Small-subunit ribosomal RNA from a Candidatus Magasanikiibacteriota bacterium, 1512 nucleotides, folded computationally. The organism belongs to Candidatus Magasanikiibacteriota, within Bacteria. Its Rfam family is "Bacterial small subunit ribosomal RNA". The coordinates come from a structure-prediction model, not an experiment, and the mean pLDDT is 81.
[in-house]
RNA sequence: CAAUUGUAUCAUUACUGAGAGUUUGAUCCUGGCUCAGGAUGAACGCUGGCGGCGUGGCUAAGGCAUGCAAGUCGAGCGAGUUACAAAGUGUAGCAAUACACAAUGUAACUAGCGGCAGACGGGUGCGUAACACAUUGGUAAUCUGCCCACAAGACGCGCAUAGCUCUUCGAAAGGAGAGGUAAUACGCGAUGGACAUGCGGGGUCAUAAGACAUUCGCAUGUAAAGGAAGCAAUUCGCUUGUGGAGGAACCUAUGGCCUAUCAGCUAGUUGGUGAGGUAAAAGCUCACCAAGGCUAUGACGGGUAGGGGGCGUGAGAGCGUGGCCCCCCUCACUGGGACUGAGACACUGCCCAGACACCUACGGGUGGCUGCAGUCGCGAAUAUUCGGCAAUGGACUAACGUCUGACCGAGCGACGCCGCGUGAAGGAUGAAGGCCUUCGGGUCGUAAACUUCUUUUGCUAGGGACGAAUUUUGACGGUACCUAGCGAAUAAGAGGUUGCUAACUCUGUGCCAGCAGCAGCGGUAAUACAGAGACCUCAAGCGUUAUCCGGAUUUAUUGGGUGUAAAGGGUCCGCAGGCGGCAUAUCAAGUUACUUGUUAAAUCUUUGGGCUUAACCCAAAGGCUGCGAGUAAGACUGGUAAGCUAGAGACUGGGAGAGGCACGUGGAAUUUGUGGUGUAGUCGUAAUAAGCGUUGAUAUCACAAGGAACACCAAAGGCGAAGGCAGCGUGCUAGAACAGAUCUGACGCUCAGGGACGAAAGCGUGGGGAGCGAAAGGGAUUAGAUACCCCUGUAGUCCACGCCCUAAACCAUGAUUACUAGAUAUUGGAAGUAUCGACCCUUCCAGUGUCGUCUAAAAAAGCUAACGCGUUAAGUAAUCCACCUGAGGAGUACGGUCGCAAGACUAAAACUCAAAGGAAUAGACGGGGACCCGCACAAGCGGUGGAGCAUGUGGUUUAAUUCGACGGUAAGCGAGGAACCUUACCCAGGCUUGAACUGCAACUGCAAAUCCUAUGAAAGUAGGACUUCUUCGAGAGUGUUGCAGAGGUGCUGCAUGGUUGCCGUCAGCUCGUGUUGUGAAAUGUACCCUUAAGUGGAGUAACGAGCGCAACCCCUAUGCUGUGUUAAAUGUACACAGCAGACUGCCCGUGUAAGCGGGAGGAAGGCGGGGAUGACGUCAAAUCAGCAUGGCCUUUACGUCUGGGGCCACACACGUGCUACAAUGGGGUCGACAAAGGGUCGCCAAACCGCAAGGUGGAGCUAAUCCCAUCAAACGACCCCCCAGUUCAGAUCGCGGGCUGCAAUUCGCCCGCGUGAAGCCGGAAUCGCUAGUAAACGCGCAUCAGCCUCGGCGCGUUGAAUACGUUCUCGGGUCUUGUACUCACCGCCCGUCACGUCAAGGGAGUUGGUAAUGCCCGAAAGUCCCGCAAGGGAACUAAGGUAGGACCAGCGACAGGGACGAAGUCGUAACAAGGCAUCCGUAGCGGAAGCUGUGGAUGGAUCACCUCCUUU
Repeated sequence: CAAUUGUAUCAUUACUGAGAGUUUGAUCCUGGCUCAGGAUGAACGCUGGCGGCGUGGCUAAGGCAUGCAAGUCGAGCGAGUUACAAAGUGUAGCAAUACACAAUGUAACUAGCGGCAGACGGGUGCGUAACACAUUGGUAAUCUGCCCACAAGACGCGCAUAGCUCUUCGAAAGGAGAGGUAAUACGCGAUGGACAUGCGGGGUCAUAAGACAUUCGCAUGUAAAGGAAGCAAUUCGCUUGUGGAGGAACCUAUGGCCUAUCAGCUAGUUGGUGAGGUAAAAGCUCACCAAGGCUAUGACGGGUAGGGGGCGUGAGAGCGUGGCCCCCCUCACUGGGACUGAGACACUGCCCAGACACCUACGGGUGGCUGCAGUCGCGAAUAUUCGGCAAUGGACUAACGUCUGACCGAGCGACGCCGCGUGAAGGAUGAAGGCCUUCGGGUCGUAAACUUCUUUUGCUAGGGACGAAUUUUGACGGUACCUAGCGAAUAAGAGGUUGCUAACUCUGUGCCAGCAGCAGCGGUAAUACAGAGACCUCAAGCGUUAUCCGGAUUUAUUGGGUGUAAAGGGUCCGCAGGCGGCAUAUCAAGUUACUUGUUAAAUCUUUGGGCUUAACCCAAAGGCUGCGAGUAAGACUGGUAAGCUAGAGACUGGGAGAGGCACGUGGAAUUUGUGGUGUAGUCGUAAUAAGCGUUGAUAUCACAAGGAACACCAAAGGCGAAGGCAGCGUGCUAGAACAGAUCUGACGCUCAGGGACGAAAGCGUGGGGAGCGAAAGGGAUUAGAUACCCCUGUAGUCCACGCCCUAAACCAUGAUUACUAGAUAUUGGAAGUAUCGACCCUUCCAGUGUCGUCUAAAAAAGCUAACGCGUUAAGUAAUCCACCUGAGGAGUACGGUCGCAAGACUAAAACUCAAAGGAAUAGACGGGGACCCGCACAAGCGGUGGAGCAUGUGGUUUAAUUCGACGGUAAGCGAGGAACCUUACCCAGGCUUGAACUGCAACUGCAAAUCCUAUGAAAGUAGGACUUCUUCGAGAGUGUUGCAGAGGUGCUGCAUGGUUGCCGUCAGCUCGUGUUGUGAAAUGUACCCUUAAGUGGAGUAACGAGCGCAACCCCUAUGCUGUGUUAAAUGUACACAGCAGACUGCCCGUGUAAGCGGGAGGAAGGCGGGGAUGACGUCAAAUCAGCAUGGCCUUUACGUCUGGGGCCACACACGUGCUACAAUGGGGUCGACAAAGGGUCGCCAAACCGCAAGGUGGAGCUAAUCCCAUCAAACGACCCCCCAGUUCAGAUCGCGGGCUGCAAUUCGCCCGCGUGAAGCCGGAAUCGCUAGUAAACGCGCAUCAGCCUCGGCGCGUUGAAUACGUUCUCGGGUCUUGUACUCACCGCCCGUCACGUCAAGGGAGUUGGUAAUGCCCGAAAGUCCCGCAAGGGAACUAAGGUAGGACCAGCGACAGGGACGAAGUCGUAACAAGGCAUCCGUAGCGGAAGCUGUGGAUGGAUCACCUCCUUU
């Protein structure tokens, strides 16, 4: 200084917590799932340049070849071998000398005796839930080799034995016998005290035994080894004792896993006495005695697991974990056992048993990698049979030294962390190329090329360490490092790009292929699949998988909840436990402060230092939240002592009550029986039927019997712990409230386990049985009806006794205490005032209810996700108990307890899903409600549905009958006009840059054209004739060929534009600001009055505004003015243009007003009538065939031309119409009155011909002039018909004509004559219309050569009836209510059955494992006994055998349930009053959902009534 602690201090500074996606139409909440972060002894995929530091069999404690991993000492001992030196000896030789032997010495080595080490070091985590570990204490209950210190000592003697030699057994391993030998090997004796044992006395300390020492006395017992060098001193050892250090042992307290579906365990068990045993306490062991010991604070049992320092994560508290490093424990092929030793019951020692493997001469032997390497096996997966003792450390040694797979190093692996690099600067023509494109361009991109530069790394060469303290000694290593040279040279990938989550386009594919962590993506325009380009992130790595923590406050100590989301026990009593009133004294257990010991090191934090930096390493300081000891304080908790009365209890008094039990008793009603009266029905239902009844019912009267329940009073009332309790009386009995303040003196609260009570149903035994009534029978209903409705009816319902023990046992709200305005009603009690006494009134206590917003009375605060709660809390606090932790599986299985049974209580998992759920919001819907409107019903008029015909559609047929439109909102619709054409369809024949369009190139000609010939059905094909614009450059046009491209009524109206239909000319649909609500949203726009209207008014947390409504526009009704042709002229009428007029303006009534009712005037009166005008939106409504258009498809055809055919078919069904069925009519004759249109390829007059259609004719008219067009018909007048298939009706058919057109056969219209069908007013059902409307009547026009037009669009003529009213049907609007719907009721959704897949439970059995128990057998070792010894025996025991059980797991025919699965079957249970309100408990029944009985709940809609509050 900092971590840390504290939040103190004058100030400053510092540390500290992130969320997102997904339930819904949207919202808030609850709640789960998922993601983003970090980590790993990891593995896998793709990729891979270098270095440093770490790290690496997590699985089979499976099996192991081979090598190494523990030896050392000759200065303990004897012997041997080799080398050297060697006195000396022998042989040969005269000798020198040669050869041989050799005392002795030196050095090295070998086996043995002996000593020390081998109990360390190294490995593993099987076992172990335990004093195994950790922390803290203790041993006055202990041991200790080597080391250190101190004191004392080491005298004398002896017997053996290995090695060795000889003999001998065996294949081997390995032995046996005989002989001889040494020691620091072994034995005996002596001496000895601060040693041991025993006895006795004193002192100090301690106390449960005890310990200590300059304490004393007696008796007994126990030691020793030598070696080396030296002249010697000395030195290394040896013995005894004491102490130290380090090590070891034992004991106690505390701490740390899961399971109660393990609740009782225990005979050496608990204790005592004595003995044995140990280094030592102890049932450690044994004998005897006693009967104890442990356990809900979890014994015993089962499962899992080495423990700690630490490590990962986290803000922390925690949670998870225990690899590497350190400490402890444990094991060493499996099991048992001891020996030696200071230390072991011993990893590379011994004995026995077992399994396995190897050797064998078959007799018998040998072995133990969980040491380092390595191998097989297992597995997703984990390294070299490396170098060295140079360093550090260890064993032995006097030392040199030897040994050391400990260790130090190297090798392999991106397994992890850290560092470096793969170049730097310049460089626009923005190159080429890729990709995209709106075709302009954009992007990769200064990126590349190119120029200049550098050399980390790499390669080559030269030098070259530290690590050695200390004379020697370096595996690493010619390494690190330094220097020089070469040369951009050797070096980039992985994942992702819909949201979360940084990053987007094209192509392919077409619910396929595929993706996916969650939500989800893909069904022809996929930023979600696959490829490409671009981009983003990280980088020698990047992703995936697995696991842990976090986020997750999602187990909540910090830091959650339980009215409705999961969650209060059915209720009370109450032991243990937890918590507890006022005041005093004391103790000091909790608590707090200070001091102190410990909490190993490493790790962590800070500071400093060393490797070029970092990782890594070193040092110091701090910390490690724990435990112990001492001192102090005395508030609070606690203990003790003695008190108090406010809690609690007792006592006294008068009252209230469906509190409980027992006994008795009463009337009404139902039913039955008997008797009387009486006659044909009765009962029952929406309507029926079955049932009962002439054998006399129902009805009615009287009497009798029997059982059950108690009308009125009665209430929001009362009582009870809850369940529950109701006629009246009596007896017994319990509790609460009030008043008094007499007594006790904290005696209290809560309560796991336990106990008692506990509706209904149900069970047992015995009674009883009127009514009701599961089951059952019958009748209805129905597609069916195992139901709802009806008629019967058994258990049961009732009583006594005994069980059962569950309910929506609910206020879905545990008990107790305190606090936080009240008002009002009511029940009980008391007091005060007053009174003769009361009532009334005021106050208090206890209970039971209600009250806070649209208005009328009021107050909340607070809480809540909201709804709501609100002194009877779901508010504020305290104590205790119970319960919850996603949905389903499941309150199920298994196990246990209880029960006669039914069953109850306790109570999982696999598996499946990404939700399940609560409250509230907006809609939609309801066989919910209220209000209002509409030719919606009703009241009327006329139709349709029956007939014939026309027309459209379906169906059928066909070569084709082209296509579209399909409830309303398709069907006389597209089509306002199919003989050819149209035409899209079919058959046949042609053409292929094409019938129509544009551009380019080439060619050769020529105007184009026209005409002719042949062939042909035509289109066309083949040939010929004729002809020649121009400024002569070329151009224009045309032809041929080629290239771009044309063409398509081919597909997609679910890719679109535009247009249109319906709701609906309905009155609605919204916005800004403000306000309310956490929010979705609400308000405004609700309510009241009013209107055709969200029209207006009043009022109001709203104030304003927009699109709609209305108005402005057009036509029409009246008048005026002007003008006007076509009129001879005027007026009227007419036409055009303009203006006036109507506004609730006036009056009366009513109302606050808006308005409404009536009236006047007026042509018109309350919008005068009609039209145009169609809000936000809905139906993926209709249309790609009107048109336009994306995409796809087609190109000698799906294009185009031509002829013919078809769209016109015909058993049938439907829609829309026409004509009729007749007399309100038909026919004949005569006679009237319109409007609006159209006309030059046209309308067509007069006149003539024809019965007529029509023809001839040609005047007039480009139109207020002429024509269609007499302008009409119904109508009026007269005549005939006389009720019939007709003088009705006109279909059909025949014959003959006319018109249009190239052409009327398929397939036109019209005329004349003849023929004369069905049809006599139409079943169920259904349509239009409210006034100049319906109905009836005719006229015109568009299309068009003509016309299938009876259609459509217009025009006028004649011209009604009815509307009480809103109960019902349909549609719509507003408000409200319920909802499990939101694709919005054509919604949602339940169960059986059938098929497939999966998991779990049961299951005759079967297989394996675990731990015990009884019995049998029983090795080695140790103990005990006998024996001089050899040896023998006994009990105990591992392994083994056997028996019956317990527990765990595998397989399992079969049967049952569960979950999931695309469109399967049957019904319709639930959600709305879900069409019988639903649900809970229970019982019976039924294919299934389910139904019914009985009791309960509201988590039931609607209506009425009662009550409460408030006002009068």